[in-house]
Model confidence (mean pLDDT): 85 of 100. Large-subunit ribosomal RNA, domain II from a metagenome, 675 nucleotides, folded computationally. Its Rfam family is "Bacterial large subunit ribosomal RNA". Gene Ontology terms of the family: structural constituent of ribosome and ribosome.

Context: one part of a larger RNA
RNA sequence: UCCGGCGAGUUGCCAUGUCUGGCAAGGUUAAGUACUUAAGGUACGGAGCCGAAGUGAAAGCAAGCGUUAACAGCGCGUAAAGUCAGACCGGGCAGACCCGAAACCGGGUGAUCUACCCAUGUCCAGGUUGAAGUUGCCGUAAAAGGCAAUGGAGGACCGAACGCACAUCCGUUGAAAAGGGUGGCGAUGAGGUGUGGGUAGGGGAGAAAUUCCAAUCGAACCCGGAGAUAGCUGGUUCUCCUCGAAAUAGCUUUAGGGCUAGCCUCAUAUUAGUCUUGCGGAGGUAGAGCACUGAAUAUCCUAGGGGGCGUCAAAGCUUACCGAAGAUUAUCAAACUCCGAAUGCCGUAAAGAUGAUGUAUGGGAGUCAGACUGCACGAGAUAAGUUGGGUAGUCAAAAGGGAAAGAGCCCAGACCUACAGCUAAGGUCCCAAAGUACGUGUUAAGUGGAAAAGGAUGUGGGAUUUCGAAGACAACUAGGAUGUUGGCUCAGAAGCAGCCAUACAUUCAAAGAGUGCGUAAUAGCUCACUAGUCGAGAGGUCCUGCGCCGAAAAUGUCCGGGGCUGAAACACGACACCGAAGCUUAGGAAUCGAAAGAUUGGUAGAGGAGCAUUGAAUACGGAACGAAGCAGUACCGGAAGGAGCUGUGGACUGUAUUGAAGAGAGAAUGCCGGA
Numbered sequence: 001u002c003c004g005g006c007g008a009g010u011u012g013c014c015a016u017g018u019c020u021g022g023c024a025a026g027g028u029u030a031a032g033u034a035c036u037u038a039a040g041g042u043a044c045g046g047a048g049c050c051g052a053a054g055u056g057a058a059a060g061c062a063a064g065c066g067u068u069a070a071c072a073g074c075g076c077g078u079a080a081a082g083u084c085a086g087a088c089c090g091g092g093c094a095g096a097c098c099c100g101a102a103a104c105c106g107g108g109u110g111a112u113c114u115a116c117c118c119a120u121g122u123c124c125a126g127g128u129u130g131a132a133g134u135u136g137c138c139g140u141a142a143a144a145g146g147c148a149a150u151g152g153a154g155g156a157c158c159g160a161a162c163g164c165a166c167a168u169c170c171g172u173u174g175a176a177a178a179g180g181g182u183g184g185c186g187a188u189g190a191g192g193u194g195u196g197g198g199u200a201g202g203g204g205a206g207a208a209a210u211u212c213c214a215a216u217c218g219a220a221c222c223c224g225g226a227g228a229u230a231g232c233u234g235g236u237u238c239u240c241c242u243c244g245a246a247a248u249a250g251c252u253u254u255a256g257g258g259c260u261a262g263c264c265u266c267a268u269a270u271u272a273g274u275c276u277u278g279c280g281g282a283g284g285u286a287g288a289g290c291a292c293u294g295a296a297u298a299u300c301c302u303a304g305g306g307g308g309c310g311u312c313a314a315a316g317c318u319u320a321c322c323g324a325a326g327a328u329u330a331u332c333a334a335a336c337u338c339c340g341a342a343u344g345c346c347g348u349a350a351a352g353a354u355g356a357u358g359u360a361u362g363g364g365a366g367u368c369a370g371a372c373u374g375c376a377c378g379a380g381a382u383a384a385g386u387u388g389g390g391u392a393g394u395c396a397a398a399a400g401g402g403a404a405a406g407a408g409c410c411c412a413g414a415c416c417u418a419c420a421g422c423u424a425a426g427g428u429c430c431c432a433a434a435g436u437a438c439g440u441g442u443u444a445a446g447u448g449g450a451a452a453a454g455g456a457u458g459u460g461g462g463a464u465u466u467c468g469a470a471g472a473c474a475a476c477u478a479g480g481a482u483g484u485u486g487g488c489u490c491a492g493a494a495g496c497a498g499c500c501a502u503a504c505a506u507u508c509a510a511a512g513a514g515u516g517c518g519u520a521a522u523a524g525c526u527c528a529c530u531a532g533u534c535g536a537g538a539g540g541u542c543c544u545g546c547g548c549c550g551a552a553a554a555u556g557u558c559c560g561g562g563g564c565u566g567a568a569a570c571a572c573g574a575c576a577c578c579g580a581a582g583c584u585u586a587g588g589a590a591u592c593g594a595a596a597g598a599u600u601g602g603u604a605g606a607g608g609a610g611c612a613u614u615g616a617a618u619a620c621g622g623a624a625c626g627a628a629g630c631a632g633u634a635c636c637g638g639a640a641g642g643a644g645c646u647g648u649g650g651a652c653u654g655u656a657u658u659g660a661a662g663a664g665a666g667a668a669u670g671c672c673g674g675a
Base pairs, nucleotide, nucleotide: 001675002674003673004672005671006670011094012093013092014091017088018087019086020085021084022083023082026050027049028048032044033043034042035041036040054061055060064076065075066074067073097235098234100232104225105224106223107222108221109220115199116198117197118196119195120194121193122192123191124189126158127157128156129154133150134149135148136147137146138145162186163185164184166183167182168181169180170179201217203213204212205211210219238610239609240608241607242606243605248261249260250259251258252257262367263366264364265363266362267361268360269359270358273354274353275352276351277350278348279347280346281345287339288337289336293333294332295331298328299327300326304322305321306319307318308317309316370395371394372393373392374391375390377388378387379386400411401410402409415588416587417586418585420584421583422582426578427577428576429562430561431560435575438573439572440571441570442569448564454549455548458546459545460544461543462542463541464540465539466538467537475533476532477531478530479529481506482505483504486500487499488498512527516525517524589600590599591598592597611664613661614660616658617657618656619655620654621653622652629648630647631646632645633644635642636641
């Protein structure tokens, strides 16, 4: 891991509700007793209980009672039949659907491991060092002291046994539930060790580590209370049909739990509901505005303040300062409003639509983690697949088609069957069903098929303006002059360093006191401007469509791929076709309905109808001419399931009805057995 078996809402009592039955203003017995075929009953038993009358705290009164001064008002009653059994649903008390703690308490068992203690034994190769003391000699007045021998001290030294466990390697489903190898430390001591004994769990012991107390220790082990408790996790076994949620509010030592309400279902009763149109209402949002409250800007005016002047006391005068209030211009606001919608909400006679949707009472629930998307908002950074409410949708509990692939997006809600048809979203070159379809444009960037500020004679469309056959724009030819080198400045300043003037003048077809280059300054080149050649458009601004640059990332290149350029891209238009479990058609099933006809996705959950298993009762059967079981099989039924036949097997078993359950397994890191 697989296979087989076992494995979870039960039982007793109590009350409510629904259904069925008995009796009914009544209903019913309990303990017990008697009888009995000894096992279930039958009879008796009315004690008690419920109901038939309520009300008041009570005395009490009574179809009324209480309150009260009250004959008022108000509260509860009177006008609806119960009761005893059985079945079922849920509830209460019990272990109460099953398995699961860590723990708590009681009584015992343990110091053969280990900790410490007591008693009594025992063990420590060999080598080294050489304390005190003693003796001798020297020394002294005597000492002290010195030297040499002797001596044999020490939690002394080196190092086996023995004990320990510092480093490292191996071992890590080990040879071993703590070991092995190589080194290491102690080794006469607070040493090691044998035997016997002592201390016990709310405790003992501890050279002290929460360390040890039998491979168990922040409180040992065994049995019991005990099925402790578990708002927690897991599991909870056949089928079909009808309806079908919630993830919200309030409260909660409450927040992953609960209670009541909301939303679901079933029964009964009632005929109420919803939407649209019309009409009538309340309101202060969007917008707008500045009349209030605040914010904020400029100018003017000006009370006041600051500075200056003043015989500086003062009056007074003054101001490139600040500036309340006021005036004008232009603004802003969720907690501003002189205003003010659209929607939405409430009510309503009527009409239309819908067709059981509403409401009430009673039985049963589940739900209280919601998710994303669009819209209008709060928080956040106008971040988040973020967070919080509002509103609508989808998912949750919804399959099908599209979006390459995708809970929440788009289309659309699957009763079953069909090798029938039409469509939706989305598509129609190939992968891949259907247009290599049509018309008119755009794009040249593979834009399409990722992105901003910003940038650019990309290109299409539109508007407007200037010039132009009295010849524009571009190009070419020619001119571009004179006073004058304007004045000033300056070494120089001559159109062109700088300053002033430049709306000076002259000759002209035209030519600036000069647009650039250039020179030391001149010179030189050129422009504006003009003529000629040429012969028809040229220049500027704005709006707009599609493109370009801006554009660097980690598995593989930003269409699903191939591939696509008068597209297979984009825009607009019109016509076909494909395309779903949608709709239609044909057949069938169930439910509702008189019919016509309609309906039938579904988690939690409510309701309904069935199948199968094992006993029991009654009736009827089958079986050695072969029961059950097992194996195979093309039959029947809407499902659970049920037959027939063949083989095997070798003795029991079926059908119908009723009634009772140890009554259905795939999951519980389930239990037992096997492979």
Overview: The full RNA is in RNAcentral, with records from SILVA.